[in-house]
RNA sequence: AUCUUAUCAAGAGAAGUUUAGGGAACUGGCCUGAUGACACUUCAGCAACCUCUGUACGCAGAAAGGUGCUACAUCCAGCAUUCUUGAGAGAUAAGAG
Numbered sequence: 001a002u003c004u005u006a007u008c009a010a011g012a013g014a015a016g017u018u019u020a021g022g023g024a025a026c027u028g029g030c031c032u033g034a035u036g037a038c039a040c041u042u043c044a045g046c047a048a049c050c051u052c053u054g055u056a057c058g059c060a061g062a063a064a065g066g067u068g069c070u071a072c073a074u075c076c077a078g079c080a081u082u083c084u085u086g087a088g089a090g091a092u093a094a095g096a097g
Stems, first nucleotide, its partner, number of pairs: 002096007013043005021032003026078004044070003049066002051062004074089001079086002
């Protein structure tokens, strides 16, 4: 690479560097960005998968550590459908390999 399982309408931003795009890819939309986005770094925060404590084993609590995340439902639609859900694709975690 790939496979399995779980989750994905909640939550949480400042500073510095950089400079024109960015919101995964394609198409169509809708947004966002020189009042500096995106990215990177630092600090802060959110969440609680691993982790830790307790346990009646259902769960409850914690946040030191390993990850992740901090515009918009995974920004929306695309495929199937009984029109509401599902599939596919993607993201994250844990495990396998």
Predicted 3D model of a 97-nucleotide RNA (SAM riboswitch aptamer (S box leader)) from Sediminibacillus halophilus.
The coordinates come from a structure-prediction model, not an experiment, and the mean pLDDT is 87.
Its Rfam family is "SAM riboswitch aptamer (S box leader)". Its family is annotated with regulation of gene expression in the Gene Ontology.